[in-house]
RNA sequence: GCUCCUAUAGUCAAGCGGUUAAGACAUCGCCCUUUCACGGCGGUAACACGGGUUCGACUCCCGUUGGGAGUA
Numbered sequence: 001g002c003u004c005c006u007a008u009a010g011u012c013a014a015g016c017g018g019u020u021a022a023g024a025c026a027u028c029g030c031c032c033u034u035u036c037a038c039g040g041c042g043g044u045a046a047c048a049c050g051g052g053u054u055c056g057a058c059u060c061c062c063g064u065u066g067g068g069a070g071u072a
Base pairs, nucleotide, nucleotide: 001071002070003069004068005067006066007065010025011024012023018055027043028042029041030040031039048064049063050062051061052060
């Protein structure tokens, strides 16, 4: 250089065109406990960036950027 894969809360991670963007850990609050831990309930927090297609895009297409793999 070329080809392919990948990017979603602080971390992991589901999502196959119409979801309130699910869940776990973490974090915050309350309950429980003499206290801590465990446990229970609740809250906050996310679609890398720029275009395009579509009535509608996290999802499809193109490009950029970051990460990874193969090849010479």
The RNA shown here (transfer RNA) has 72 nucleotides and comes from Ruminococcus sp. Taxonomically the source falls in Ruminococcus (Bacteria, Bacillota, Clostridia, Oscillospiraceae). Rfam family: tRNA. Rfam classes the family as a transfer RNA. It was read from a public genome assembly. Its mean pLDDT, the model's own confidence on a scale to 100, is 81.